Overview
The RNA shown here (transfer RNA) has 73 nucleotides and comes from Cucurbita maxima. Taxonomically the source falls in Cucurbita (Eukaryota, Mesangiospermae, rosids, Cucurbiteae). Its Rfam family is "tRNA". Rfam links the family to the GO term triplet codon-amino acid adaptor activity.

RNA sequence: GCCGUCUCAGCUCAGUUGGUAGAGUGCAUGGCUUUUAACCAUGUGGUCGUGGGUUUGACUUCCAUAGACGACG
Numbered sequence: 001g002c003c004g005u006c007u008c009a010g011c012u013c014a015g016u017u018g019g020u021a022g023a024g025u026g027c028a029u030g031g032c033u034u035u036u037a038a039c040c041a042u043g044u045g046g047u048c049g050u051g052g053g054u055u056u057g058a059c060u061u062c063c064a065u066a067g068a069c070g071a072c073g
Base pairs, nucleotide, nucleotide: 001072003070004069005068006067007066010025011024012023013022026044027043028042029041030040031039049065050064051063052062053061
């Protein structure tokens, strides 16, 4: 230089024919227990890397761009 993949909750990750975003874990409160842990219940948490376009509607499609990784030269 050129090509490809990835970016979603504090953390690890799901999310296909485009239709109002989820799980585990963590955290908070309560219950149980002599206490802690474990267990049970409830709650908490994200303008989906950024900026635009298409569409009635975009995590999803298109373009540009940032970062990470990989292949080629």